[in-house]
Context: one part of a larger RNA
RNA sequence: GCCGGCGAGUUAUCUUCUGCGGCAAGGUUAAGUCUGAUCCAGACGGAGCCGAAGGGAAACCGAGUCUUAAACGGGCGUCAAGUCGCAGGAGAUAGACGCGAAACCAGGUGAUCUACCCAUGGCCAGGGUGAAGGGAGGGUAAGACCUCCUGGAGGCCCGAACGCACCAGCGUUGAAAAGCUGGGCGAUGAGCUGUGGGGAGGAGUUAAAGUCUAAUCAUACCUGGAGAUAUCUCGUUCUCUCCGAAAUAGCUUUUGGGCUAGCCUCACGAGCCGCUUCGCGGGGGUAGAGCACUGGAUGGGGUUGGGGCCCGGCAGGGUACCCGCCUCAACCAAACUCCGAAUACCGUGAAGUUUUGUCGUGGGAGUCAGUCCGCGGGGGAUAAGCUCCGUGGUCGAAAGGGAAACAACCCAGAUCGUCAGCUAAGGUCCCUAAUCUCUUCUCAGUUCGAAAGGUAGUUGAAUCGCCGUGACAGCCGGGAUGUUGGCUUAGAAGCAGCCACCAUUUAAAGAGUGCGUAACAGCUCACCGGUCGAGGGAUUCAGCGCCGAUAAUGAUCGGGAAUAAGAAGAGAACCGAAGCUGCGGAUCUCGCAAGAGAUGGUAGGAGAGCGUUCCUGUCGGCGUUGAAGCCGAGCCGUAAGGCGAGGUGGAGCGUCAGGAAGUGAAUAUGCCGGC
Repeated sequence: GCCGGCGAGUUAUCUUCUGCGGCAAGGUUAAGUCUGAUCCAGACGGAGCCGAAGGGAAACCGAGUCUUAAACGGGCGUCAAGUCGCAGGAGAUAGACGCGAAACCAGGUGAUCUACCCAUGGCCAGGGUGAAGGGAGGGUAAGACCUCCUGGAGGCCCGAACGCACCAGCGUUGAAAAGCUGGGCGAUGAGCUGUGGGGAGGAGUUAAAGUCUAAUCAUACCUGGAGAUAUCUCGUUCUCUCCGAAAUAGCUUUUGGGCUAGCCUCACGAGCCGCUUCGCGGGGGUAGAGCACUGGAUGGGGUUGGGGCCCGGCAGGGUACCCGCCUCAACCAAACUCCGAAUACCGUGAAGUUUUGUCGUGGGAGUCAGUCCGCGGGGGAUAAGCUCCGUGGUCGAAAGGGAAACAACCCAGAUCGUCAGCUAAGGUCCCUAAUCUCUUCUCAGUUCGAAAGGUAGUUGAAUCGCCGUGACAGCCGGGAUGUUGGCUUAGAAGCAGCCACCAUUUAAAGAGUGCGUAACAGCUCACCGGUCGAGGGAUUCAGCGCCGAUAAUGAUCGGGAAUAAGAAGAGAACCGAAGCUGCGGAUCUCGCAAGAGAUGGUAGGAGAGCGUUCCUGUCGGCGUUGAAGCCGAGCCGUAAGGCGAGGUGGAGCGUCAGGAAGUGAAUAUGCCGGC
């Protein structure tokens, strides 16, 4: 892991509601007693309980009473029948649907492991070093001191046994719940070790690590309290039908929990109150707008006052200054408003609206982590698959078609069957169901990712100049003179810079457009003539393109591929879903009927059933002429399921009507067994 079996809302008492039943202004017995005993039955037993009257703290009064000095009043009552059983829903108290702690407490058992201590024993190959002390000699005044010999100290050295465990490898479902191999450390010591003994659970022991106390230690183990408690996790077993949520508000040592309300369901009741559209009547201060208030903020003009400077001072005046005010113009605001919608909301009338909806009372819930998308906003950075509100939708609890794939987007809400039809979104070259026609555009594979910005790519539109009295471009020629204008400067001659920018000759020619020189020179342009011979130039707007465009394994529109099978417009077809329709069936609701409508669904509410075990009755049931169980052709039912020829098996079993439950298994890292 699979298979089989076991495995979770029970029982008692009380309360409440519903259904059914008995009796009813009443209902009912409890303990117990008697009788009977096959069930444990029948009778008695009225103590007690509930109800029939309430109000008040009470005295007390009473269909009233309390409040009060008293109530015009107000509160609670009167005007609705209960009670006892049986069954069911729910609650309370109990272990209370099942399994699960970490822990707490009590009484015991442990120091054969290990830590420490006590008593008594044991063990430490071999080698090295050579302390104190001693002796002899030297030395000294005597010493000190020196040399040699002796000696054999040490938590001394090297290194086996023994002990330890620093490194590496192996092992890591091991040979082993701590080992093996190699290297390493201590090895006369605070050494190692045998045997016996001591003290223990908030206690021991500890050269101290919260170490160790029998593979267990920040309080051992065993049994008990005990089914501790678990706002947590997991699991919770047959079927079909009807309806069908919530992820919000308030409070909460509350935020992954609860309580009440909201939203769901069921019963009973009220009854047009609900919803939609239209008409009428309302209040508003949002969007927008505005600047009249409150503030912000720009420019012009005027002006009181002030500061600086100037006109030498006074006076008076000027001023690219400042504050304020007036005025003109143009602006800004969630906490500004002289204004002010659309919607929304409230009321009312009418019409429409099958069952619906709305409201009331009562029984039962679940929900309190929501999610994305559009729109209006706050926070954030006019970030987030971000966060917080409002409003609508989807998912949640929704399958089907589209978006290649893709809860939330687009289309559309699956009662069942059908090898019938029509459509939606989206599509129609092939993969892949279905396509053609017309008019344009695009050359970038744009299509098939992107901005500011750029574009003499191309197409279209508009406006303004020029042009056979010859435009535009090219080519040929001219492009001069006063003059090197004046100034400046080393120089400044059209061309560093400053000022001026005239005049002459002309067909035309700037006191010079650019290059150039040290300065000149030189080249060139404006401008003019000739040649040529038809359109040419400028600006703006729009369509489709182009650049902008750099990322990590091999790329791509889903792929192939496509010049349309790309883009824009027009038209006509077709495909396409569980949508709609046709045909047939089922159930439910409404309806007298004809008929009409409905039937996705998580939590959850309500209803109807299937099956298992046992009991009572029943079929004067079935059974060795073969029960149950097992296999099973075939048949029936909407499902749970039921029947069943035949085979196997070898002794019990069913129908119907009721009753009672140890009553249904795929999941609990469930339990036991098998494989």

RNAcentral holds the full RNA, with entries from ENA. A computed fold for a 675-nucleotide part of an RNA from a Phycisphaerales bacterium, annotated as large-subunit ribosomal RNA, domain II. NCBI's taxonomy places the organism under Bacteria, Pseudomonadati, Planctomycetota, Phycisphaerae, Phycisphaerales.